Model confidence (mean pLDDT): 82 of 100. Large-subunit ribosomal RNA, domain V from a Patescibacteria group bacterium, 563 nucleotides, folded computationally.
Context: one part of a larger RNA
C1' cells in the first nucleotide's frame, strides 16, 4: 500500500422545509380608531295610509255697519267721478248759492285707512269624537304537537296617533371597501423633496453623493425702482480750511472701482447697468427670418415687416426692471368678449373660440373632489440587489512593540518611571463596508473532547538592579509539562471563600447542538410597569414554553481481521 467487518461523527458549507428574523412588493388578510368613503340601526321633518268636530291665535276672500279732529271754515272736511237738487202727503229739513279752505258738503257711484261682527277657505297649536288602522279577549267554524294561524261575528283599550311606505336633515368602526408616499451606505426615528447662485466639476457644455455654503414663492404705476432726453461720479486714504469733533460742508491730491445697482450669490457695468433732473406710459396689437436649450412636455433669445404711441433738434432709442429664482400640466365649472355652430325662422338655452382669473395639487410632471394605524395569531411571491449570527476587506477604536528624551528618579534621561511627539506590529473589542450565504451557513453560556500561537501564570536558563542576605523589580532566551475547589448570578465575566508551584492571554465558525444540554435570548398563553384614544407596543420585568434523522453513501479517524 489494497480489500473487508466493527465503531465515530470532524467535513462533504451534509439532509429536510423555494428563511417564519430582516428587507423589498403601488402582494394578501385579521383587528383598531376622533383615518376616508359608503351601508344597517337609531333618530329629525315633510307627504300617503289619514276622517269628524269645538275653542284659542294667524292669514285671505266676501257681506254689513263704523272709521278719518292743524288753522280758518256754523263744524270731526278720508279720495275721486257724476251732480242741482234730494227726503217727505205736507210742514219742514238737507245741499247748492254766499263765505272759509289746499281741497266743499245734499243725492248716487266707486275706492283708500283702520276696526267690529257674521261667514268661507287655509294654516298653528291645543282638547274632543269615532269609522280607518293597533292591541286584547269571548264564540261559531276550518286545520294543527303548539300557548301560534285562518272566517265569520261580538266584547274592551287605545286612536287618526302609532305601525308602514318615498323623500329628507343628523348620528353611525354596528358592518363594508379601501387609503396610510418615495430617498435612505439595511429599515425605522430624524432630515430632505420645487426654484435660483456659488464651490466640489478634472481651463468647451454637462456630471453624483443624507458632499461644503447661502436664496426664493415677491416688489416697483403716474411724485416709478418703467420709457427716453440731457447732466453727473461713488467709495477709501492724505494735505489743508471758524464753530467741526474719528464722521457734516468746501478746495487740493492718491488709489482706481473697493461705492452703488430694492433682495442671495455670481458674472456684468464708469461714454454707465450707479446718482440727479425735465417729458412721459413701449410695463404696446398683429407677426416674425433664424438660433440657444432639450427624451418628450416645457424654457430662452431674437434683428426685421405692420399699426398706434412717448421721448428725443436729430441720428435713434423704448414690445418692463443690470441679469440669472419670485413658481404649477391637464380636466372642471365659474367670468369677459366674440361678424363662431345645428335641415324653417326668431329669441332663449347649450356649446366653441379668444382672454384673464380659481390649486403650499410644496412628495412642487401634479395617481382620487375625497383617506391614518397595529399585527408577536399572521400568510405569499421574492432578495444574500437589504439587516441580525460567523466569514472576509479595512483598522478609527482595541491590545503590543520600538524610537526621541523634556522631566522624576538627593546626585545622574535611561535600577526604575517617563510628558509633547514618531514608526510599525497583531487582528482577541467595539466599528465602517455590504463580498460568499436568505430554495436555510442553527445563536449565548455550560458539559464532554480537544489542538494550537506565545505577547509566560508556574516550573528551566539569564543580563542589570537604587541586588548586602533573604524577598523583589525590570528585561532576555524557553511552548516540555503542568495551570484546584466551592458560594451568587442563564451567564461569559466579575465579587467572594478556602487552597497552590501557578491558578497565563489568545485563536480555532466568538472550537465543539447530524455530540449532549436548553438556564438566558427570540413565536404562540398570561401578568405588572411604562407608552398609546385603540388594535397594540418596549436592548423593560416576570410565571410557561415540541432541539428532528433507533437507519452515516464518501472523505478523515479508532480497533481487528486478510492479502
Nucleotide at each position: 500500500c489494497c480489500c473487508g467487518c466493527a465503531g465515530c461523527u470532524g467535513g462533504a458549507c451534509g439532509a429536510a422545509a423555494a428563511g417564519a428574523c430582516c428587507c423589498c412588493g403601488u402582494g394578501a388578510a385579521g383587528c383598531u380608531u376622533u383615518a376616508c368613503u359608503a351601508c344597517a340601526a337609531c333618530u329629525u321633518g315633510a307627504u300617503a295610509u289619514u276622517g269628524g268636530a269645538u275653542u284659542a291665535g294667524g292669514a285671505c276672500g266676501u257681506u254689513u255697519c263704523a272709521u278719518g279732529u292743524u288753522c280758518a271754515g256754523a263744524g270731526u272736511a278720508g279720495g275721486u267721478g257724476g251732480g242741482a237738487g234730494c227726503c217727505g202727503c205736507a210742514a219742514g229739513g238737507c245741499g247748492a248759492c254766499g263765505a272759509u279752505g289746499a281741497g266743499a258738503c245734499a243725492c248716487c257711484a266707486c275706492c283708500c285707512u283702520u276696526g267690529a261682527a257674521a261667514u268661507g277657505u287655509u294654516u298653528u297649536a291645543a282638547u274632543u269624537c269615532u269609522c280607518a288602522c293597533u292591541u286584547c279577549u269571548g264564540a261559531u267554524g276550518c286545520g294543527g304537537a303548539a300557548u301560534g294561524g285562518c272566517u265569520u261575528c261580538g266584547g274592551a283599550a287605545g286612536g287618526a296617533c302609532a305601525g308602514u311606505a318615498u323623500c329628507u336633515g343628523g348620528c353611525g368602526g354596528g358592518u363594508a371597501g379601501u387609503u396610510u408616499g418615495a430617498c435612505u451606505g439595511g429599515g425605522g426615528c430624524g432630515g430632505u423633496c420645487g426654484c435660483c447662485u456659488c464651490c466640489u466639476a478634472a481651463a468647451a457644455a454637462g456630471u453624483a453623493g443624507c458632499g461644503g455654503a447661502g436664496g426664493c414663492g415677491u416688489u416697483u404705476a403716474c411724485a416709478a425702482a418703467g420709457a427716453u432726453a440731457g447732466g453727473c461720479u461713488u467709495a477709501g486714504c492724505c494735505c489743508g480750511a471758524a464753530u467741526a469733533g474719528a464722521c457734516a460742508u468746501c478746495g487740493g491730491g492718491c488709489u482706481g472701482g473697493a461705492c452703488g445697482c430694492g433682495c442671495a450669490a455670481a458674472c456684468g457695468c464708469a461714454c454707465a447697468a450707479g446718482c440727479c433732473u425735465g417729458u412721459u406710459u413701449u410695463a404696446c396689437u398683429g407677426c416674425a427670418a433664424g438660433a440657444c436649450c432639450u427624451a418628450c412636455a416645457a424654457g430662452u433669445c431674437g434683428a426685421g415687416c405692420a399699426g398706434u404711441c412717448g421721448c428725443g433738434a436729430a441720428a435713434g432709442c423704448g414690445g418692463a426692471a443690470g441679469u440669472u429664482a419670485g413658481u404649477g400640466a391637464u380636466c372642471c365649472g365659474a367670468c369677459g368678449a366674440u361678424c363662431c355652430a345645428a335641415u324653417a325662422u326668431a329669441g332663449g338655452a347649450u356649446g366653441g373660440u379668444c382672454g384673464a382669473a380659481g390649486c403650499u395639487c410644496a412628495u412642487c410632471g401634479g395617481a382620487u373632489a375625497a383617506a391614518a394605524g397595529c399585527u408577536a395569531c399572521u400568510c405569499c411571491g421574492g432578495g444574500g440587489a437589504u439587516a441580525a449570527c460567523a466569514g472576509g476587506c479595512u483598522g478609527a477604536u482595541c491590545g503590543g512593540a520600538c524610537c526621541c528624551g523634556a522631566g522624576c528618579g538627593u546626585c545622574c534621561a535611561u535600577a526604575g518611571c517617563g510628558a509633547c511627539g514618531g514608526u510599525c506590529c497583531g487582528g482577541u473589542u467595539u466599528g465602517g463596508c455590504a463580498c460568499c450565504u436568505c430554495g436555510a451557513u442553527g445563536u449565548c453560556g455550560g458539559c464532554u473532547c480537544a489542538u494550537c500561537g506565545c505577547a509566560u501564570c508556574c516550573u528551566g536558563g539569564g543580563a542589570c538592579u537604587g541586588a548586602a542576605g533573604a524577598a523583589g523589580g525590570c528585561c532576555c532566551c524557553a511552548a516540555g509539562g503542568g495551570u484546584u475547589u466551592g458560594g451568587c448570578u442563564g451567564u461569559u465575566c466579575g465579587c467572594c471563600a478556602a487552597u497552590u508551584a501557578a491558578a497565563g492571554c489568545g485563536g480555532u465558525a466568538c472550537g465543539u447542538g447530524a455530540g449532549c444540554u436548553g438556564g438566558g435570548u427570540u413565536c404562540a398563553g398570561a401578568a405588572c410597569g411604562u407608552c398609546g384614544u385603540g388594535a397594540g407596543a418596549c436592548a423593560g420585568u416576570u410565571c410557561g414554553g415540541u432541539c428532528u434523522c433507533c437507519u452515516a453513501u464518501c472523505c478523515a479517524c479508532u480497533g481487528c481481521g486478510g492479502g

Rfam family: Bacterial large subunit ribosomal RNA. Its family is annotated with ribosome and structural constituent of ribosome in the Gene Ontology.